Background
Predicted 3D model of an 80-nucleotide RNA (c-di-GMP-I riboswitch aptamer). The prediction has a mean pLDDT of 79. The sequence was found by an Rfam model in a public genome assembly.
[in-house]
RNA sequence: UGAAUGACACGGCAAACUGCGUGAAAGCGCAGGACGCAAAGCUACAGGGCCUUCCUUCGGGGUGGCAGCCAGUUGCCACG
Numbered sequence: 001u002g003a004a005u006g007a008c009a010c011g012g013c014a015a016a017c018u019g020c021g022u023g024a025a026a027g028c029g030c031a032g033g034a035c036g037c038a039a040a041g042c043u044a045c046a047g048g049g050c051c052u053u054c055c056u057u058c059g060g061g062g063u064g065g066c067a068g069c070c071a072g073u074u075g076c077c078a079c080g
Stems, first nucleotide, its partner, number of pairs: 005078002012037002017032006035068001041073003047070002049066003053062003
C1' cells in the first nucleotide's frame, strides 16, 4: 500500500418499550433501556423502496418523513 475477510475493541452506536417534549400524522428531540450493528458515521432534490397526509380524470401528482431497506460517499481496528 492493500482486493477480499470479520477474529480483536477497557472504546463507539443504540431497536422494542417507558417517561417528558414536539407534530395533523408518519415521525422527531432528550432521558432511561439494549434487540442488534464493523460504518447502526454522513447524504432524503443522484436514484430505487417504504411510511404519512392532501388532491385526483384512479393513471398519477404534491407534502412531510425513514440512512437500523437497497444505494451513494468518507472512514476505524487488524488476524492475515